[in-house]
RNA sequence: CGAGUCGACCGGGCGGUCGCGUCACGUAGCCGCCUCGCGGUUGCGCGCCGAGGAACGUCCGGACUCCACAGGGCAGGGCGGUUGCUAACGGCAACCCGGGGUGACCCGCGGGACCGUGCCACAGAAAACAGACCGCCGGUGCGCUGCGCGUGCCGGUAAGGGUGAAACGGUGGGGUAAGAGCCCACCAGCGCUCCGGGUGACCGGAGCGGCUCGGUAAACCCCGCCCGGAGCAAGGCCAAGAAGGGCCCGCCGUGAGGCGGUGCCCGCGCAGGCGUUCGAGGGUGGCCCGCCCGAUGCCUGCGGGUAGGCCGCUGGAGCCUGCCGGCAACGGCAGGCCGAGAUGGAUGGCCGCCGACCGGCGCCUACGGCGAGAGCCGAGGCGGUCGGUCACAGAAUCCGGCGUACAGGUCGACUCGUCCG
RNA sequence: GCGCUCGUAGCUCAGUGGAUAGAGCAGGGGACUUCUAAUCCCAAGGCCGCAGGUUCGAAUCCUGCCGAGCGCACCA
Repeated sequence: CGAGUCGACCGGGCGGUCGCGUCACGUAGCCGCCUCGCGGUUGCGCGCCGAGGAACGUCCGGACUCCACAGGGCAGGGCGGUUGCUAACGGCAACCCGGGGUGACCCGCGGGACCGUGCCACAGAAAACAGACCGCCGGUGCGCUGCGCGUGCCGGUAAGGGUGAAACGGUGGGGUAAGAGCCCACCAGCGCUCCGGGUGACCGGAGCGGCUCGGUAAACCCCGCCCGGAGCAAGGCCAAGAAGGGCCCGCCGUGAGGCGGUGCCCGCGCAGGCGUUCGAGGGUGGCCCGCCCGAUGCCUGCGGGUAGGCCGCUGGAGCCUGCCGGCAACGGCAGGCCGAGAUGGAUGGCCGCCGACCGGCGCCUACGGCGAGAGCCGAGGCGGUCGGUCACAGAAUCCGGCGUACAGGUCGACUCGUCCG
Repeated sequence: GCGCUCGUAGCUCAGUGGAUAGAGCAGGGGACUUCUAAUCCCAAGGCCGCAGGUUCGAAUCCUGCCGAGCGCACCA
């Protein structure tokens, strides 16, 4: 210099001006009360703060809340190398094994195929306790006849051909009628025993056994571990009960109806069904047993109305800095900090300067190609100019992860190649 | 906001490891008819929403995206 790998981070900046949301303070008006004051609400002023690395998808795991504290069995769902981290996880770190890359490094839903079952299309002779289509070999019949060739039958054979994703170890030698782990040597794999290293997954070595055994579990299944359900529209308050409706009583009216009550009932209405200890229905996701709740009714369907207020609600497995332990994920200690809580939903618009990128024009170049040349084309640069653009996306109970989207840019560590010293 | 379901021809749907992916309707051409309808025949039309993986093999199994649809509040 070129080509690459991994990790961390930023993701427009500054100023002016107009506006928006929560909260605090001040002030003015109104309302209420337990009235030298306090509270609520509205307006104005001023001040602090005001989206993200993914706020997204809602794929996992928790916190929190409610349910009638959730026991046992079956079924169901999820996870799956090892050791750690963590509140937990399907997440993360380190390592092991397998695969890819010259390498830095990357990828892996990575338990079990000897519990058992299923499946393996087409092709092929044969597809799972294998299998004779061609070929090879032996015997035998027939034909031509030359010791050979052709053909039929019986048998042996997995070395060779061909099919397939996959054909029951590989190479060499012996052996044989031809062959074959049939035998032997080496190699590859498997199983068993022992030794050494490691917490472990596993690794290295020695010996023995001819043992050579297909794949598929993101098919059923087996093994080990985990799992109660619903979700902030959870849930609580406004409720010693409002708005309203019905019944009863009294009064007025000929009547439809109206007015009233220290009165009673319901808590939007209608229809159907079931039921109160011989129990509807439910917790219990699906079933059984057991247990519990249960009439202040329960279930189903149809219709009507409202789109209310307060709490939950944002200070937390929080953020920053330093030190210590650990390879790391992470943990501990000390100090400092407070950084949105909306509810038709705030975080924005305009102007100026700068920045980045893209395009046009202009200028420059010791670069490459074409051309005799002027020059043209390409490549690169500009602290020249003009114009355009500013990625993905946007809180809604809160955290930890994963996945996905993302213009452009910064920094660090490392690898390979070429050249120079 | 939270939860759930579904994507196969223009439309409505089958197909749940081994096809060239089917059926009905619609649309096109032809036959019949004087013409139309009905009926009959014929062909066309699909990356099975997209991408990656498992498997020898994927519409089907797994994962991640994309696009549709549905339900859930309250009776103060």